[in-house]
């Protein structure tokens, strides 16, 4: 310092949904609450999914649509980083 296999032990986080608030929306955030998680700590750099008020392109007669861009998701993977115990 690596992988690879099992067990403690103190304990952390906290999904549906419920009830506030906050956003157009995905959704958050704060109370209950546990389906579950060894990073289910943190962070949008890459993909993915999902959200459009207003605006930009484009098609289109129009309604619309697709692109982009912005936002959300870290419990959707993938990077990056940081953290608990401790026998073989």
């Nucleotide at each position: 310092a690596c992988a690879g296999a099992g067990c403690a032990a103190g304990g952390g986080c906290a999904a549906a949904c419920c009830c506030g608030u906050c956003g157009u929306g995905a959704g958050a955030c704060g109370g209950g609450g546990a389906c579950g998680c060894a990073a289910a700590g943190c962070u949008u750099c890459c993909g993915g999914u999902c959200u459009g008020a207003a605006g930009u392109g484009u098609c289109g007669a129009a309604a619309g649509g697709c692109a982009g861009c912005a936002g959300a998701u870290a419990g959707c993977g993938g990077g990056g980083u940081u953290g608990c115990c401790g026998g073989u």
Background:
Model confidence (mean pLDDT): 82 of 100. A computed fold for an 88-nucleotide RNA from a Steroidobacteraceae bacterium, annotated as c-di-GMP-I riboswitch aptamer. Its Rfam family is "c-di-GMP-I riboswitch aptamer". From the family's description: GEMM was predicted in a large-scale screen for bacterial structured RNA regulatory elements. Of the family's consensus pairs, 95% are formed in the model.